[in-house]
RNA sequence: UGUGUACCCUUCGGGGGAUUUGUUGGGCGGCGAGCGGCGGACGGGUGAGUAAUGCCGGGGAACAUGCCUUAUUGUGGGGGAUAACCGUUGGAAACUAUGGCUAAUACCGCAAAAUCUCUACAGAGCAAAUAGGGGGACCUUCGGGCCUCUCUCGCUAAGAUUGGCCCAAGUGGGAUUAGCUUGGAGGUGGUGUAACGGCUCACCUAGGCUACUAUCCCUAGCUGGUCUGAGAGGAUGAUCAGCCACACUGGAACUGAAACGCGGUCCAUACUCCUACGGGAGGCCCCCCUGGGGAAUAUUGCACAAUGGGGGAAACCCUGAUGCUCCCAUGCCGCGUGUGUGAAAAAAGCCUUCAGGUUGUAAAGCACUUUCAGCACUGAGGAAGGCGGUAUCGUUAAUAGCGGUAUCGUUUGACGUUAGCUGUGUCUAAGCACCGGCUAACUCCUUGCCCAUCCCGCGGUAAUACGGAGGGUGCGAGCGUUAAUCGGAAUUACUGGGCGUAAACCGCAUGCACGCCGCGUGCUACCCCUGAUGUGAAACCCCGGGGCUCAACCUCAGAUUCACACUUGGAACUGGCCUGCUAAAGUCGUGUACAUGGGGGUAUAAUUUCGAGUGUCACGGUUCAAUACAUCAACAUCUGAAUGAAUAUCGGUGGCGAAGUCGACCCCCUGGACAUAGACUGACGCUCAGAUGCGAAAGCGUGGGGAGCAAACAGGAUUAGAUACCCUGGUAGUCCACGCCGUAAACGAUGUCUACUUGGAGGUUGGUGUCUUGAACACUGGCUCUCGGAGUUAACGCGUUAAGUAGACCGCUUGGGGAGUACGGUCGCAAGAUUAAAUCUCAAAUGAAUUGACGGGGGCCCGCACAAGCGGUGGAGCAUGUGGUUUAAUUCGAUGCAACGCGAAGAACCUUACCUACUCUUGACAUCCACGGAAUCCUGCAGAGAUGCGGGAGUGCCUUCGGGAACCGUGAGACAGGUGCUGCAUGGCUGUCGUCAGCUCGUGUUGUGAAAUGUUGGGUUAAGUCCCGCAACGAGCGCAACCCUUAUCCUUGUUUGCCAGCACUUCGGGUGGGAACUCCAGGGAGACUGCCGGUGAUAAACCGGAGGAAGGUGGGGACGACGUCAAGUCAUCAUGGCCCUUACGAGUAGGGCUACACACGUGCUACAAUGGCAUAUACAGAGGGCAGCAAGACCGCGAGGUGGAGCGAAUCCCACAAAGUAUGUCGUAGUCCGGAUUGGAGUCUGCAACUCGACUCCAUGAAGUCGGAAUCGCUAGUAAUCGUGGAUCAGAAUGCCACGGUGAAUACGUUCCCGGGCCUUGUACACACCGCCCGUCACACCAUGGGAGUGGGCUGCACCAGAAGUAGAUAGCUUAAC
Repeated sequence: UGUGUACCCUUCGGGGGAUUUGUUGGGCGGCGAGCGGCGGACGGGUGAGUAAUGCCGGGGAACAUGCCUUAUUGUGGGGGAUAACCGUUGGAAACUAUGGCUAAUACCGCAAAAUCUCUACAGAGCAAAUAGGGGGACCUUCGGGCCUCUCUCGCUAAGAUUGGCCCAAGUGGGAUUAGCUUGGAGGUGGUGUAACGGCUCACCUAGGCUACUAUCCCUAGCUGGUCUGAGAGGAUGAUCAGCCACACUGGAACUGAAACGCGGUCCAUACUCCUACGGGAGGCCCCCCUGGGGAAUAUUGCACAAUGGGGGAAACCCUGAUGCUCCCAUGCCGCGUGUGUGAAAAAAGCCUUCAGGUUGUAAAGCACUUUCAGCACUGAGGAAGGCGGUAUCGUUAAUAGCGGUAUCGUUUGACGUUAGCUGUGUCUAAGCACCGGCUAACUCCUUGCCCAUCCCGCGGUAAUACGGAGGGUGCGAGCGUUAAUCGGAAUUACUGGGCGUAAACCGCAUGCACGCCGCGUGCUACCCCUGAUGUGAAACCCCGGGGCUCAACCUCAGAUUCACACUUGGAACUGGCCUGCUAAAGUCGUGUACAUGGGGGUAUAAUUUCGAGUGUCACGGUUCAAUACAUCAACAUCUGAAUGAAUAUCGGUGGCGAAGUCGACCCCCUGGACAUAGACUGACGCUCAGAUGCGAAAGCGUGGGGAGCAAACAGGAUUAGAUACCCUGGUAGUCCACGCCGUAAACGAUGUCUACUUGGAGGUUGGUGUCUUGAACACUGGCUCUCGGAGUUAACGCGUUAAGUAGACCGCUUGGGGAGUACGGUCGCAAGAUUAAAUCUCAAAUGAAUUGACGGGGGCCCGCACAAGCGGUGGAGCAUGUGGUUUAAUUCGAUGCAACGCGAAGAACCUUACCUACUCUUGACAUCCACGGAAUCCUGCAGAGAUGCGGGAGUGCCUUCGGGAACCGUGAGACAGGUGCUGCAUGGCUGUCGUCAGCUCGUGUUGUGAAAUGUUGGGUUAAGUCCCGCAACGAGCGCAACCCUUAUCCUUGUUUGCCAGCACUUCGGGUGGGAACUCCAGGGAGACUGCCGGUGAUAAACCGGAGGAAGGUGGGGACGACGUCAAGUCAUCAUGGCCCUUACGAGUAGGGCUACACACGUGCUACAAUGGCAUAUACAGAGGGCAGCAAGACCGCGAGGUGGAGCGAAUCCCACAAAGUAUGUCGUAGUCCGGAUUGGAGUCUGCAACUCGACUCCAUGAAGUCGGAAUCGCUAGUAAUCGUGGAUCAGAAUGCCACGGUGAAUACGUUCCCGGGCCUUGUACACACCGCCCGUCACACCAUGGGAGUGGGCUGCACCAGAAGUAGAUAGCUUAAC
């Protein structure tokens, strides 16, 4: 608006019309497709690529720049399409084809055109888009025009911002990458671009880059900054900020202001997904999330409130940017987990010397506080703006609109249960590492080379080192481990190291580049100094303010950014230019020395070979020999000849040369050096990567030569062997010419040049002067040797010829091994040279010096060490010890010297520790307690005995009358007991080097120090004994002496000893007596190099002598330094720890320690005549004796027995000494030697002689005839030999200890063996030569090579096919037009 129900009004024509439904149109809002505009080139992520098209600081010219700002000017008039939409079609889908309609700030012409572009200089060409608000007059086709404001659009000129491009510096490693480059370098002219340009194309030129590192390879985003460091540096590039690059991998363009585009397009590959198998889709290195990987790294959160970005007129919308939140002690900062008081120093833990100590005022308890957590109540700031109103200013004609200002109202918070404030709230809140040293902090237990570890190192039965505990120390919401960076690290040395020997000077020279360079004037101004300016982003760091309670953190301001650019001034230094100078350097003259080099010639001793002679058997060689040579005549000798190499004497740490090297003489050529006097040049210099040349010996090539020598080789020796040393031969080679090689401990282990700095003594080669003319003296140059000062050096050393003090340049070094090797390159004929790594492996390798030890190094010295001697052992038999074997057991220990006749000075039982069997368990032994009993003695039975069961006798001593002491028995428990282990847990004792002469200290001095000196040196001694000297002076432990004994004398004493003199005598010192002698035992003397002579230093001392008993420590003994050997001993004793406790303790009987194929040690007896046997006979010393020694006497062949005088011993006894002497016998033999073994018979001791004693007698009569290799003792009263005694012990010595008798030989001497002392030297040794250490092989493992091959990556060259796309050419088609 139409229709129009109920209802109302009506002039009945009609009009109005609630409510509801449907439809159509319009407006507004929301959602949504499409056309169109702007933005998706920002923001966000990552670091693959990139060593320069990057980054960084600075500079530049030929450009573009949407949105923004300023200014000028314009915006007229037309046109045809096409999405959406409506149909149709294909397809599974993605999507697509086609017919029809429509709009624009979409698209396209026309007009006019300043600037602009082009130009043939006449001219030609090129733009645009509108939309909205308000409006008085005027005009109008009534749409509007017109005016004004705003937005948009076109052209032009500026600005700002942003971007593109260019330049030379800077910005990793590798030379085992040295040459690279063809649009590559430049020019001319086009194309192309926003723009310059080989950007691209045609033609031309022959360029360009490179030792100031090109090219190639490897690695890597760059910067502000960050970490570290005193700094210089070194390492690094997370977070934040700037730049670059990338977006599945590779390629390409389109659009656009800007892209060759993370969330666009096209193509190709790979991958994943969908599919109807025809075809399609995708790209989290955005924010979360999931899976995987991994030692390891968060929420599929909230909000656009703030800051910022995009769009829009704006409101607003979008924004995993951003603001917040969650998780994580990941980092930084701050805070808390309480404070005060509290001693019986609680309990408990741990330790303990058993007193105690410690955890520890710590806890508990009491009184307080409230930061934090928790609970409850309140509560900022981050908010500026936006919107609406009012007032006013600007614009305008305007009071409109728009914009601004003031003011009022309203509205916006994710964080957020925010921060803060108030109340409540002591209970809700401590761990980790370490405790041997570095390094703060210690004990116990466990374990027993098992475990653990920065390094050193700890652990094998007493672990502050492993593990646990207690305690302690450090840090603390953290603490440790691991990984990484810098520091210390002056171990890469610019600041700021070195190179004689530790790593390190090229073998030597010439020399381009590089580096460095004398004196003076002037100019310049690169370097240098100076003033100003610009840049050096912000953040960070630093200083000073401010804000969160502080801090971390945030914020403001300053300083810094040590650099670059541009500019003012200066001119000393460096540099440049010009011009001078003479000291460096060089040239000229005259001399001097020279094994300087090259070439030619000549000479000579010797060797060898050859010819001839003489001559005859060896020669030669060696430590000794042999091979070899020789009767075909060697060797020897003489003579002649040949050849090659080398040059005696002179000859000399003498000379020359750059080094390597150079040695007869003469000639020629040649080099450098030096001296001297003037003249001349005038910085021409020094060094030197690369380069070039020279360069011993060996070796190689070609051709000569070849006497001697001589690798290889052969033979002979030596030797276990001897591929060696020695001998006989001998080829390359050695020699010459030419050409290679290019290395040596090519060394002064010392690069070249220059200057400066105290000296002494030589050699060589020049010059000058003086006089006294000399083998003179003084002065002055070059080269060279040696000693030393300052200085230097780790020390040794060097020291004007530096390793000193400085300058210039070059080379080289950065732990040892691997390795001067592999690969690669270069050189070489080869050999090989040169350049030159890594994997892996070790915690050292190295230098110089010190102290020891050692040496088949040196010097000096000593010892029965050798030698000279005497006697043994090793052979025999036996004794004894050990090993081994055996055994029930053969107990244990000692094992080179320094175990083996040792512990053991004495195993039948005992001893005894071992074995078997039988027994005991508070025990055989000690202390304590309780009970009972005296003790003790006699005795029976069983038993192998221990022991068990009994019988009898006996009632003691003291007493305060309670009891006590000793002893015996029983019982309980503390405890006893252990000859069980560890001598490598120990004490003590002992052995040994060794009775060797050494070992040390204080102070001083020297040295950086370890250390040295003393203590060495010259003498001397037995001696570190003494003397002298000396940077040492003193001292201690050792030596010696003091002690004992022995040798002489004196004195005192006198019995048991003695007996000169006197007396007696039984003839015995027996007796009287004596006190002389001997002896004894007390005290003294004596011997000290004191005396003399000599030597020596006039010393110490030594030699000789005198005297003396004794002479040079008189003889002997005791006495054993610092230390060594983890020496020996837990079985003498003592003792820590561990172990056993009805047994690993104790008792008893028997057995064993005494075994016996064997081996060794130590002894005895012998093998005989210096003897055996028989008879006779002489002389000691020192001991022992009462459970004893035992005389005389008697018996026995004897051992011994009977018996018992004497003696506790200078009295008696053991107790006869024996060898010796005298006489006899044996006559060299297994004996008249030797005595084993065995048989028989006995004696003694003892409880007991079987296993298992000694002795005696008779008989038996073995081996053995002087001992292989080897080895021991002894230097004088000693060896040898002879007997005697004692300890132990009942008995049982050939052992041990002691005693005397007889009584030698030899020592030239220190070369050698052994041991030791001192000095010195070398050392790779230091558990110290029994040290250290090299290589192969075997096995295992680690790393790296080779290997038939095989797979992959990067890259060079050549080539084939070729998508998308861009540009051009040509042709066609299409559009309204281009």

Record summary: A computed fold for a 1378-nucleotide RNA from Photobacterium sp., annotated as small-subunit ribosomal RNA. It matches the Rfam family "Bacterial small subunit ribosomal RNA". Model confidence (mean pLDDT): 82 of 100. The source organism's lineage runs through Bacteria, Pseudomonadati, Gammaproteobacteria, Vibrionaceae and Photobacterium.